[in-house]
């Protein structure tokens, strides 16, 4: 000293929470020792039992007992009584009390004080009563009663008295009553002895005690100022109340009490009431100011079972262990009566989370009594119990690497627990045993001695010295010796805050959690373990408190938008107040004095070994009182001043207010005329009005309300608010001149006035508009939006209400602090202007300020004064109480409970049925399809033993699969194998491996025979045991890799700089342009990277080179024909290398740019066409079944082998295709023109056979040579004649062919026969912009066989695009936002 938590991120506001300290604590786990402290916070509940206040024989008499005796008596002890002192202290508790109870400082001319101290004085006489005892007697007891006789006293009575009280006179003093001194009168009114010594017997002396007076000391009573608490949802209280006169009473003042008189007294500076509470020194915390607390210790107070009351005694009580009375409670009882009071010490019950022993001793300290010895003392000192707290000590120290065993983890090498242990050496605190010798204790009493003063002496007194005696604690502490590591460590935590990490288990379960939060199969957050961090005889938790919290802010916050300025003015009290001077000294500053108890805190020395603790010294105690000084500032009194404020006067502007009158336009209504079928209304309609004459139009009339244009971020007003014109009454502002008053001012709790609209009351008025209401529409509904009607109301008068987003969300007043510009009203100035100035009203903006936005002389700037208000969100402006109101309601205004946020401003995205710009077969314009039929194929669903698995909007569905009869195959049934079909490693054995044949079997497999590799090792086979193999088992939400998609969209970023508190911004935005963040210009940006483009392949033109297997113009040969042959390189073609296209040229547009438009030339023109190429990222997108891989799972099975089946099922639904529905056609015949490919387990010419699929023989070709291989559509000729057909070909029957171990489930092809649906397809929907769509055929991969699929190839070859309003998708800028898993968002209400 801070930290966590609101958000995608940021700054701020703001709450919640944490880290620190501390406790009379409690609970959980654990527990070795000692010292010092501390221990019913709850039931001021009830108490069994014991003890806690007695003592004195030196006050008095009596009785009993013991001992001694010279028998006369003496001594000692005990008991009850009379008497004295004490019992009012000490000890406990905190119920009551908001008070002179406490604290502090004072007061008295208004008081008392036993024992103690000092001084002075005095001490005479008498008397009866009564207890105890005795005799009777009542009662259960407690407790008494009666009688007779009787003793004493320090008991009682009387006398005297310095004394006290009162009166009178005089003197002195003071503060009114008064005080004091002197004289005098009257009244009241004391006493007590005991013990000892001595004696000259009268007495004297000593000690203790007693009386009176004065004084002191101590203790107490009374009065006063100030101080310390919550509620105003307690605002009025009071009748002995406030005061006076006179009495009473008291120790004493006083309404303390009484009679009479007066009507006062207290209160917003909080009376009264209610609630709570004992107060203080101090304790805890805090930097301090403060906040909380008042347990132990100390000082006051109050109380004593409870409630209420009373007095007695006494110096002192209205009395904790005294009394009387009443009520409650408990106990005893013989029912008639009695007894009791632990908030004393122990202890018990109860309550409670919770608080001790029915201990020892008077040894010390202190108290009571006593001359004293002494007695009493639950005060006190000690011990016991409790880790309740603080402090100290210990549980060992050194050495010790084979880094042991074991645990845990592991990437399997190792790491860690860890020098830790063991082992060796040593010590001995605490502990156990034994021994020794101090202190608390001598200042005491007793005894002896000495000495001093006095005395006749003795006793006695003072001082000194000596001696013995006195210890509860305590078998303690301290010291010494012996013994042995032997007996002594836990607890919380380890996701962040906050120091400390891994494994297993669990699987939104069980749990954890102070806040945020964790847990849904890889949890550092749960549980356990290993390891680690912290503290340590304790550690955690809970409770309550302070701090952090500037989160109640005096120090030290705020109020435009976060909570917060009253709707606005006036104004009493209050607060604050211009300038000069005098005075005063209240505030203020200083000196001094007194007090501020001790303890505590702070500093130092000292004593227990140290520490806690104890002792001593100093400082402090921030405060109060008194005296005194100073006079700057504030205040009071006084006198001035003119700047603040006000006023006279001359002018000015204005929807300022109130009252009265009046004008025109318009709406509506009425009357009449003209006129006829509609009007009205809406997006479209309908309700409605209208042939009984509407709407329209014309004239006349009625009535109410509001005032177009002017009109303006113009004016006026405190705000609400104010708008035709005229008149009357009236408030305020402003300006000029500078005459007058002389601080008269500002603010303003309460108070009072005004206060939009709506609403209320009474009475008018009512044209239009219009809540409610009615009807018509809209709609799923429509108690709405739209329409037709329409009542309160709106208007006026009077009276209420008193609230609004009553807003500038900004209280009022004053001073100071850059500019620029517009405007309203004055003044100065000018010929007119310019310009200057005052008061308003706007905009921009500097400094400053602000969390930012923004504000900025009209401040949200810098200061001063006063008022109001705020203190997390919700509950709630609710409940309740009170006040106001006719009511509606308004004002004031909580709590329980609940959440960890709620909120402000700004940022980046995403989104919008927001805006702007732009693009795309996105729409539009076209062409052809799909959706209807049949078939093929994929999917869903269903079925099944199994119909293996995956893919799921676009971006799954002729997809993985470029080809499931077996195999594939992962699925199912059955039969088999278990180190295994496959890999590596160890050991043992080997006469017989591969292969062939036979038998059994569905086969795997088994058996047998032949065979003959190899024979050190190796290889192979078998067997054994283990490591392991194996898994198309799970998790694509643990992953790598690969892929899809947005999207071939034009974007995505970085460095430095700059701006911003920051997230971020700028750059990348803007103006043009482009297919493009393409390029140019501008610019706080300047550059750069990944993307775009280009580089690559292909195609389109040409040149050069080469020329076989390709080509054939010329020459030659050859023929039935053919580049067939010689030959050639001209052409085509092939291959390679070049050229070519760059807005290069011209014109125009554009900004002299980039670029665009048009043109020329050119094979090709503005990216020539096509392909490959896919930025940052998004979708937890797809794939664990291509492959790889973490973790989990199976291991005679979820692995492996085999046979058969299944993946091909079939009511149905969807996607993608093929073939069609026909005449732009079908069929038959004839006849042209390709490209690109493939081929040796192959393509297969040709010939023959067959009607055909095909078969037999088989040349050539590893291919520019041979083969597949006839391209088809097209063209020509013929036929069909619009029909379920000469269309269409499904389905089915039959007969064949091919591949293959094998075509039943389940292949393809051929032929014959059969000849289904279908006549152009609903809603909806797809593709395509040129060699494209459409249409036609050809080839290839896979492949034994099996394409309508897929991948390629060429042939024929269109139509349309006005354009960007709309649908979809995308890009850029901007705007709004309460969204950020981001509109498939968020969120409200009802119901369950």
């Nucleotide at each position: 000293a801070g930290a966590g938590u609101u958000u995608g991120a940021u700054c701020c506001u703001g709450g919640c929470u944490c880290a620190a300290g501390a406790u009379g604590a409690a609970c959980g786990c654990u527990g070795g020792c000692g010292g010092c402290a501390u221990g019913c916070c709850u039931a001021a509940u009830a108490c069994a039992u014991g003890c806690a206040a007695g003592u004195c024989g030196a006050a008095c008499g009596a009785g009993a007992g013991a001992c001694c005796u010279u028998c006369g008596g003496g001594u000692c002890u005990c008991u009850a009584g009379u008497g004295g002192c004490g019992a009012a202290c000490g000890g406990g508790u905190g119920a009551g009390u908001a008070a002179c109870a406490c604290g502090u400082a004072g007061g008295g001319a208004a008081c008392c004080u036993g024992c103690c101290c000092g001084c002075g004085c005095a001490c005479c006489g008498g008397g009866a009563a009564u207890a105890c005892g005795c005799u009777c007697u009542g009662g259960a007891a407690a407790c008494g009663g009666a009688g007779a006789a009787c003793a004493a006293a320090u008991c009682c009575c009387g006398a005297u008295g310095u004394a006290c009280a009162g009166g009178a006179a005089g003197g002195a003093g003071g503060c009114a009553u008064c005080u004091u001194c002197u004289u005098u009168c009257u009244g009241u009114g004391a006493a007590a002895c005991a013990u000892c010594c001595u004696u000259u017997a009268g007495g004297g002396g000593a000690u203790g005690g007693g009386g009176c007076g004065c004084g002191g000391a101590u203790g107490g009573a009374c009065c006063u100022g100030c101080g310390g608490u919550g509620c105003a949802u307690u605002a009025g209280u009071u009748u002995g109340u406030u005061g006076g006169c006179g009495g009473g009473g008291u120790a004493a003042a006083g309404g303390c009490c009484c009679a009479c008189c007066a009507a006062g007294a207290c209160g917003a500076u909080g009376a009264u009431g209610c609630a709570u509470a004992g107060c203080c020194g101090g304790c805890c915390u805090g930097a301090g100011a403060g906040g909380g607390c008042g347990g132990a210790c100390g000082g006051g107070c109050a109380c004593a079972u409870u409630u209420g009351u009373g007095a007695c005694u006494g110096a002192g009580a209205c009395a904790c262990g005294g009394c009387c009375c009443a009520g409650a409670c408990u106990c005893c009882u013989g029912c008639g009566g009695g007894a009791g009071g632990c908030a004393g010490c122990a202890g018990u019950a109860g309550g409670g989370a919770a608080u001790u022993u029915u201990c020892g001793u008077c040894a010390a300290u202190g108290g009571g009594c006593g001359c004293a010895a002494g007695c009493c003392u639950g005060a006190a000192c000690g011990a016991g119990c409790g880790a309740u707290g603080c402090c100290g000590c210990g549980u060992g120290a050194g050495u010790g690497a084979a880094g042991a065993a074991g645990g845990c983890c592991u990437u399997c090498u190792g790491g860690u627990c860890g020098u830790a242990a063991a082992g060796c050496u040593c010590u001995g605190u605490u502990g156990c045993g034994g021994g020794g010798g101090a202190a608390a204790a001598a200042a005491g009493g007793c005894a002896a001695c000495a000495u001093c003063a006095g005395g006749a002496a003795a006793u006695g007194g003072g001082u000194g010295c000596u001696g013995a005696c006195u210890g509860a604690u305590g078998g303690a502490g301290c010291c010494c010796c012996g013994c042995c590591c032997g007996a002594a460590a836990g607890u919380c935590c380890c996701g962040g805050c906050u120091a400390a990490c891994u494994c297993c288990g669990u699987g939104c379960c069980a749990c954890c959690a102070g806040c945020c939060g964790c847990g849904g199969u890889a949890a550092u957050a749960c549980u356990g373990a290993g390891g680690g961090u912290g503290c340590a005889a304790g550690c955690g938790u809970u409770a309550a408190u302070c701090u952090c919290a500037a989160u109640u802010a005096u120090u030290g916050u705020g109020c435009g938008u976060a909570a917060a300025g009253c709707a606005c003015a006036c104004g009493c009290a209050g607060c604050c107040g211009g300038u000069u001077u005098u005075c005063u000294a209240a505030g203020u500053c200083g000196u001094a004095u007194g007090u501020g108890a001790a303890a505590u805190c702070c500093c130092c020395c000292g004593g227990c070994u140290c520490c806690u603790c104890c002792u001593c010294u100093c400082a402090u105690c921030u405060a109060c009182a008194u005296c005194u000084u100073a006079u700057a500032c504030u205040g009071c009194c006084a006198a001035g001043c003119u700047u603040g404020a006000g006023u006279c006067u001359a002018g000015c502007a204005g929807a300022g207010g109130g009252g009265g009158g009046u004008a025109g336009a318009a709406u509506u209504c009425c009357a009449u005329g003209u006129g006829u079928a509609g009007c009205g209304g809406u997006a479209a309609a309908a309700u409605g009005c209208g042939u009984a004459g509407a709407u329209a139009u014309a004239u006349g009339g009625a009535g109410g309300a509001a005032c177009a244009c002017c009109a303006g971020u113009g004016g006026c007003g405190a705000a609400g608010g104010c708008g035709g014109c005229c008149c009357c009454c009236u408030g305020g502002c402003c300006u000029g001149u500078u005459g007058c008053u002389g601080a008269c001012g500002c603010u303003g709790a309460g108070g009072c006035a005004c206060g939009a609209a709506a609403g209320c009351g009474u009475g008018g008025g009512g044209a239009g508009c219009a809540a409610a209401u009615a009807g018509g529409a809209u709609u799923a509904g429509a108690u709405a939006c739209c329409c037709u009607a329409g009542u309160a109301g709106u208007c006026c008068a009077c009276g209420c209400c008193g609230u609004a987003a009553a807003c500038g969300a900004u209280g009022a007043g004053g001073a100071c602090c850059a500019a620029g510009u517009g405007u309203u009203g004055g003044g100065g100035g000018u010929g007119a202007a310019a310009c200057c100035u005052c008061a308003g009203u706007g905009c921009u903006g500097a400094a400053g300020u602000u969390a930012a936005c923004g504000c900025a002389g009209u401040g949200a700037g810098u200061c001063c004064u006063c008022c109001g208000c705020c203190u997390g969100g919700g509950g709630a402006g609710u409940a309740u109480g009170c006040a106001c109101g006719c009511a509606a309601g308004u004002g004031u205004g909580a709590a329980a409970c609940u959440c960890a946020a709620a909120g402000g401003a700004a940022u980046u995205g995403a989104c919008g049925g927001g805006g702007g710009c732009c693009c795309g077969c996105a729409c539009a314009a076209g062409c052809g399809g799909u959706g209807g039929a049949g078939u093929a194929u994929g999917u869903g669903g269903u079925u099944u033993a199994a119909u293996u698995c995956g893919a799921a909007g676009c971006a799954a569905c002729g997809c993985g699969a470029a080809g499931a009869a077996c195999c594939u195959u992962a699925c199912c049934a059955g039969g088999c194998c278990u180190u295994g079909a496959c890999a590596u490693g160890g050991g043992a054995u080997g006469c017989g491996a591969a292969g062939a044949u036979g038998c059994a079997g569905a086969g795997a497999u088994g058996c047998a025979u032949c065979g003959g590799a190899g024979g050190u090792c190796a290889a192979c086979a078998u067997c054994c045991a283990c490591a392991c193999a194996g898994g198309u088992g799970g998790u694509g939400c643990a992953u790598g890799g690969u892929u899809g998609u947005c999207g071939u969209c034009a974007g995505c970023u970085c460095g430095u700089g700059u701006c911003g508190u920051g997230a971020g911004a700028u750059g990348u935005u803007g103006g043009g342009u482009c297919a493009a963040g393409u390029c140019c210009c501008g610019c706080a940006a300047c550059g750069a990277g990944c993307g775009c483009a280009a580089c690559c392949c292909u195609u389109g033109u040409g040149g050069c080179a080469u020329g076989u297997u390709g080509c054939u113009a010329a020459c030659a040969g050859g023929a039935a024909a053919a580049g067939c042959u010689g030959a050639g390189g001209a052409c085509u073609c092939a291959u390679g290398c070049c050229a070519g296209a760059c807005u290069g040229c011209c014109g125009g547009u554009g900004a002299c740019a980039a670029a665009c438009c048009g043109g020329a030339g050119g094979a090709a023109g503005g990216c020539g066409g096509g392909g490959a190429u896919g930025a940052c990222g998004u979708c937890a997108a797809a794939u664990c079944a291509u492959c790889a891989u973490g973790c989990c799972c199976c291991u005679u099975a979820u692995g492996g082998c085999c046979u058969g089946g299944g993946c091909u099922a079939c009511a149905c639904a969807c996607g993608u295709a093929c073939u069609a529905c026909a005449a732009u056609g079908g069929c038959g015949g004839c006849u042209a023109c390709a490209a690109a490919g493939a081929g040796c387990a192959g393509c297969g010419a040709g010939a023959c056979a067959g009607g055909g699929a095909u078969g037999u023989c088989g040349a050539g070709c590893g291919a520019a040579u041979c083969u597949c291989a006839u391209a088809a559509a097209a063209g020509c000729c013929g036929u069909c004649c619009c029909a379920g057909u000469u269309c269409g070909g499904a389905u089915u029957g039959g007969a064949g062919g091919c591949u293959g171990c094998a075509a039943c489930c389940c292949g393809c092809c051929u032929c014959c026969a059969u000849g289904a649906a279908g006549u152009u397809g609903g809603a909806a929907u797809c593709g395509c912009u040129a060699g494209u769509a459409a249409u036609c055929g050809c080839g290839g991969a896979u492949c034994a066989g099996c394409a309508u699929g897929c991948c390629g190839c060429g042939g024929u070859g269109a139509a349309u695009a006005c354009g960007u309003u709309c649908c979809c998708g995308g890009g850029c800028c901007u705007u709004g936002c309460a969204c950020a898993c981001a509109c498939c968002g968020c969120c409200c209400g009802u119901c369950a």
Model confidence (mean pLDDT): 83 of 100.
Small-subunit ribosomal RNA from an uncultured bacterium, 1392 nucleotides, folded computationally.
It matches the Rfam family "Bacterial small subunit ribosomal RNA".